Two RNAs folded together computationally: RNase P RNA and transfer RNA, 430 nucleotides in total.
The coordinates come from a structure-prediction model, not an experiment, and the mean pLDDT is 79.
[in-house]
RNA sequence: GGGGGCGGAGGAAAGAUCGCAUCGGGAUGAUCCCGGUGAGGAAAGUCCGAACUCCCCAGGGCAGGGUGCCCCGUAACGCGGGGUUCAGGGCUCAGGCUCUGAAAGGAAAGUGCCACAGAAAUGAGACCGCUUCGAGGGUAACCUCGGAGUAAGGGUGAAACGGUGAGGUAAGAGCUCACCGCUUUGACGGCAACGUCGAAGGCACGGUAAACCCCACCCGGAGCAAGGCUAAACAGGGGUGUUAAAGGUGGCCCGCCUGAUUCCCCGGGUAAGCCGCAAGAGAAGCCGGGUAACCGGUCUUCCAAGAUUAAUGAUCUUUCUCGACAGAAUUCGGCUUACACUCCGUCCCCGAAG
RNA sequence: GGGGCUGUAGCUCAGUUGGGAGAGUGCUUGACUGGCAGUCAAGAGGUCGCGGGUUCAACUCCCGUCAGCUCCACCA
Numbered sequence: 001g002g003g004g005g006c007g008g009a010g011g012a013a014a015g016a017u018c019g020c021a022u023c024g025g026g027a028u029g030a031u032c033c034c035g036g037u038g039a040g041g042a043a044a045g046u047c048c049g050a051a052c053u054c055c056c057c058a059g060g061g062c063a064g065g066g067u068g069c070c071c072c073g074u075a076a077c078g079c080g081g082g083g084u085u086c087a088g089g090g091c092u093c094a095g096g097c098u099c100u101g102a103a104a105g106g107a108a109a110g111u112g113c114c115a116c117a118g119a120a121a122u123g124a125g126a127c128c129g130c131u132u133c134g135a136g137g138g139u140a141a142c143c144u145c146g147g148a149g150u151a152a153g154g155g156u157g158a159a160a161c162g163g164u165g166a167g168g169u170a171a172g173a174g175c176u177c178a179c180c181g182c183u184u185u186g187a188c189g190g191c192a193a194c195g196u197c198g199a200a201g202g203c204a205c206g207g208u209a210a211a212c213c214c215c216a217c218c219c220g221g222a223g224c225a226a227g228g229c230u231a232a233a234c235a236g237g238g239g240u241g242u243u244a245a246a247g248g249u250g251g252c253c254c255g256c257c258u259g260a261u262u263c264c265c266c267g268g269g270u271a272a273g274c275c276g277c278a279a280g281a282g283a284a285g286c287c288g289g290g291u292a293a294c295c296g297g298u299c300u301u302c303c304a305a306g307a308u309u310a311a312u313g314a315u316c317u318u319u320c321u322c323g324a325c326a327g328a329a330u331u332c333g334g335c336u337u338a339c340a341c342u343c344c345g346u347c348c349c350c351g352a353a354g
Numbered sequence: 355g356g357g358g359c360u361g362u363a364g365c366u367c368a369g370u371u372g373g374g375a376g377a378g379u380g381c382u383u384g385a386c387u388g389g390c391a392g393u394c395a396a397g398a399g400g401u402c403g404c405g406g407g408u409u410c411a412a413c414u415c416c417c418g419u420c421a422g423c424u425c426c427a428c429c430a
Base pairs, nucleotide, nucleotide: 001350002349003348004347005346006345007344008343009342010341012319013318014317015316016315017314018313020038021037022036023035024034025033026032027031040325044336045335047334048333049332050331051330052223053222054221055220059254060253061252062251064219065218066217067216068215069083070082071081072080073079084104085102086101087100088099089098090097091096105214106213110212111211112208113207114206127154128153129150130149131148132147133146134145135144136143137142162180163179164178165177166176167175181203182201183200184199185198186197187196188195189194227275228274229273230272237266238265239264242260246258247257248256268429269428270427282302283301284300285299286297287296288295289294320323355426356425357424358423359422360421361420364379365378366377367376373410381397382396383395384394385393386392403419404418405417406416407415
C1' cells in the first nucleotide's frame, strides 16, 4: 500500500420559487393570510416479546406448542451483557495470550433408525492375513486339506468395542507397564457453568434427540378491519338447532357465565362522522452505582408527521466523494433481511522496504 | 393493516417411521396404415422456488428469504 472477516457511526450539503398534508392564530363567508411541523436505520419481513382492547375472571386437568451451558439485565422475550466449555485461525520454546463462531440439557430411563459397501453395524465380527497342531505331497524352501488360537496388520465404510511406545507371547491381545484419554471419587477455588491438584479402577459407555421421547421452565383466545359512541338505510324476512341443547370456547373434559331481546346459515341495508390516535416501559446532557448490558437522581433542556383515494413532491443555481437500500398507518422493545459510498476500532492474509 | 395456505417434469398432481425422484397428460423416435386418427414399444425432459444449517446421508427435519393464492367492515 492492497484485500477480507467482525463490530460501530454516517448515509449528500446550501439557497430560491411553486405545490401538498396537518396543527395554532386571524380574517371572512367557506375560501384566503401568517407562523410551526412533516419518513427510516431499516418505516421492510411480520419472526419473537409486550402495552392496549374485547371475550365475566383468565380457573383446573389432559393434549399441543415453545425455550434449553452458567450468572446477570429487562415490563417481557426465543433479546442483550459478562463468563464457562468446545471448534476453527494467528502468535509463543512452553505455560499461555488473542480473534471469530456455536439451537451448547439428557444417548448408563426406554423405543426406533444406521441405506450401499463390508466377514461383521452394536445382547458385534475370522474375508484376507499371522501363529500352531494333525494328515498327505516334496530332497528342501514350501504347497494342499482339516482343527484350534488371534482384533496387532490389510481391505469396506460416515462410523469397526481407547491411542502411542516398551515389555511379553507360538502369534497376538490392557495380558503387564509408562504417558495421554476415560470412569468413579476426595480436597481446594468460584454464586454457578466449571477449573486446579490428588487417589482409585484396566476400561465398563458407537452415532443420531433440528427421530419419538425424558427432565426443567414458560404459554387462555383473538387482534386497532381489536373495540366504544353517534347518524343513515332496509324486510326484527326465511331456514336450521334445541334447555341433559346451544354459545363464550380455540383439540377434549371439568368448573364459571349467558341462555329466545339467543346461536348458525341464507337473504336485506349502509359503506358517513367522532374517539381509540400521538407526552411515552420518552430522548439528550450532567452526577452517582456497575467490567458491561443496564439502573438510580428533589438536576437541566427538548418533545406537536399523523392520513383514510390516503400528504411528505417538483423545478432551478452552486459545491463535493455524483448519492445505495428503500417510504409511516394503534404504539413500543428486539431479531432478521436489503444497502452505492465514506469514516473509526480490532483480527487475519498478500506485496514492498527498513 | 391483520390472519391462513401453497410452491416437485411444459401442464395437473402423488411422494412418511430421512437412503430409488415418480404417475397421468403433452413432446420425440420407431412399428402397424395408401395417409390421418388410434394402439403398441422405446426415449428425452427435474437448480424438488432460492440460500444456509442438523445428519454419514435432506423433496422430507430446522432457520432465513422470494413468489403466488385466499379470508377478515358495520347495522337490524
It holds a member of the Rfam family "Bacterial RNase P class A". It is annotated as a ribozyme.